[in-house]
Molecule: c-di-AMP riboswitch aptamer (ydaO/yuaA leader)
Organism: Streptomyces sp. SLBN-118
């Protein structure tokens, strides 16, 4: 010198998931998210349908399971049985796009790199939606590439 692990004190990201009060149990605040009329909208209807979320949408290759299809073998012939193929459907895994989303002082514009592009929940039932009702304040990470521009914070003088 670089790296890979652990631990502490600190900055910090993604996210609504902070703050204050209280011995607790709880309470307020603020953020965030549901149902909820008239007006508008919207014609549906198990192929259920909806919600949080950035996480949608398509292609592709295999591999398993089906099958009153088609074709070959088998067979003295047709059927049937049974095997290979092809084609129809459904499951799974995996891969490459993509609408979309993140990323060291903020917001907004260019330009550009690195990643995400999940997972869950409501139970047949919710378009919007004022009043008005109900819920949530978790979890997980760690050099967050950079660089121009307006404009404002903070620090310094």
């Nucleotide at each position: 010198c670089g790296u890979g692990c652990g631990c502490a004190c600190g900055c910090g990201c993604c996210g609504a998931a902070u703050c204050c009060c209280g011995c607790g149990a709880g309470g307020g605040a603020a953020c965030c998210g549901g149902g909820g009329a008239a007006c508008c909208a919207u014609c549906a209807a198990u192929u259920g349908g909806g919600g949080u979320g950035a996480a949608u949408c398509g292609g592709g290759c295999a591999c398993c399971u089906u099958u009153u299809g088609c074709c070959g073998c088998u067979u003295a012939c047709u059927u049937c049985c049974g095997c290979g193929g092809c084609g129809g459907a459904g499951g799974c895994a995996c891969c490459c796009g993509u609408a979309g989303g993140a990323g060291a002082c903020c917001u907004u514009c260019c330009u550009g790199c690195u990643c995400c592009g999940a997972a869950c929940c409501c139970g047949u039932c919710a378009g919007c939606u004022a009043a008005c009702c109900c819920g949530g304040u978790a979890g997980g990470c760690g050099g967050u590439a950079a660089g121009g521009a307006a404009g404002g914070a903070a620090a310094g003088g």